The RNA shown here (SAM riboswitch aptamer (S box leader)) has 102 nucleotides and comes from Peribacillus deserti.

[in-house]
RNA sequence: AUCUUAUCCAGAGAGGUGGAGGGACUGGCCCGCAGAAGCCUCAGCAACCAGCCGUGUGGCAUGGUGCUAAAUCCAGCAAGCAUUAUGCUUGGAAGAUAAGGA
Repeated sequence: AUCUUAUCCAGAGAGGUGGAGGGACUGGCCCGCAGAAGCCUCAGCAACCAGCCGUGUGGCAUGGUGCUAAAUCCAGCAAGCAUUAUGCUUGGAAGAUAAGGA
């Protein structure tokens, strides 16, 4: 890098360092010098995998990941409905994470 499956309207931030960007991409809309990204420390959330306990299918949070502005921030393609500004619904695409495969 690629394939498969599952999930994505819930949840959870302080300090230090750093010094202008960040929210994948595009458009919008936001966040940011009252301090962005990155890095470090500590804390927290969640429960995918392992582990342990239970056994009507759940619990714990020890280990491996992940995550801690806004629904994956919203939309992107197609269909339907209402209406002509757009709004709503459904299904995709893309992306993220986990587990597994070649």
Its Rfam family is "SAM riboswitch aptamer (S box leader)". About the family: The SAM riboswitch is found upstream of a number of genes which code for proteins involved in methionine or cysteine biosynthesis in Gram-positive bacteria. Lineage of the source: Bacteria > Bacilli > Caryophanales > Bacillaceae > Peribacillus.